[in-house]
RNA sequence: GGGGGCAUCGUUCAAUGGCAGGAUUACGGUCUCCAAAACCGUUGAUCUAGGUUCGAAUCCUAGUGCCCCCG
Repeated sequence: GGGGGCAUCGUUCAAUGGCAGGAUUACGGUCUCCAAAACCGUUGAUCUAGGUUCGAAUCCUAGUGCCCCCG
């Protein structure tokens, strides 16, 4: 220099163009003499900027970061 992949709650992983969800963490509750475990509930996210569309996490363009391949 060229090509490809990835970016989503604190962490990890989902999501046919149509309500962004699960597990875990944190917090609260039930249970217990207390705690743990178990069970119930709550909180919390689409890398950035544009475009297409009635509607974008999803499609297109550019950028940023990380990883891989070629030279």
Molecule: transfer RNA
Organism: Candidatus Jorgensenbacteria bacterium GW2011_GWB1_50_10